[in-house]
RNA sequence: UUAUGCCUUCGGGGUCGGGUGAAAUUCCCAAUCGGCGGUGAUUAGCGAUCAGCUAUAAGUCCGUGACCCGUGAACAAUAUUGUGAGCGGUGGAUCCGGUUAAAUUCCGGAGCCGACAGUUAAAGUCUGGAUGGGAGAAGGCAAAC
Numbered sequence: 001u002u003a004u005g006c007c008u009u010c011g012g013g014g015u016c017g018g019g020u021g022a023a024a025u026u027c028c029c030a031a032u033c034g035g036c037g038g039u040g041a042u043u044a045g046c047g048a049u050c051a052g053c054u055a056u057a058a059g060u061c062c063g064u065g066a067c068c069c070g071u072g073a074a075c076a077a078u079a080u081u082g083u084g085a086g087c088g089g090u091g092g093a094u095c096c097g098g099u100u101a102a103a104u105u106c107c108g109g110a111g112c113c114g115a116c117a118g119u120u121a122a123a124g125u126c127u128g129g130a131u132g133g134g135a136g137a138a139g140g141c142a143a144a145c
Stems, first nucleotide, its partner, number of pairs: 001144002004142007017029003031125002033114002035064004043055004059112002068089004074083004094110005116128003
C1' cells in the first nucleotide's frame, strides 16, 4: 500500500403553540427534522506567500441503505411450514436571481419530498416490527506486494 480474509466498536433526527370536533401530536393554521459514500468554487486552522496539508461543506445532483416484491444457499422443526445469507427488482423531492472561467453544491429568495402496519379521524414527526436490519465509519490482527 491493498478489488484480500477475520475480529471489535460505532452506525437517524423531528409537532412549540393554536383551530374544528364526540374523537386528531394523523385534518386545518403554524412548528419542526434531514442516514451513508461521492462530487464540490464553502468556511476554519497550519503554512511568510504560492504550492500543499488537516478538518468541514447537497434531504431535492450521482450512487446507496432501511420498507416492500421476486428468487433462494443454508438452518430448524417436520413432511410442508418457519427463519433466511446472497442475488435481482422497486425505490420521493428544485427552481429563480446573483457571483464566477466554471455552481441544481456558494450567497439571496421562493418551493418541494419523505416505506410499511396500527390508531375513537387521514401521520416524515405518535405507537409497532426494531434490544432487529443497515449503507457505511473507526480501530485491530493476518496475508500479499
FMN riboswitch aptamer (RFN element) from Scopulibacillus darangshiensis, 145 nucleotides, folded computationally. Its mean pLDDT, the model's own confidence on a scale to 100, is 80. The sequence was found by an Rfam model in a public genome assembly.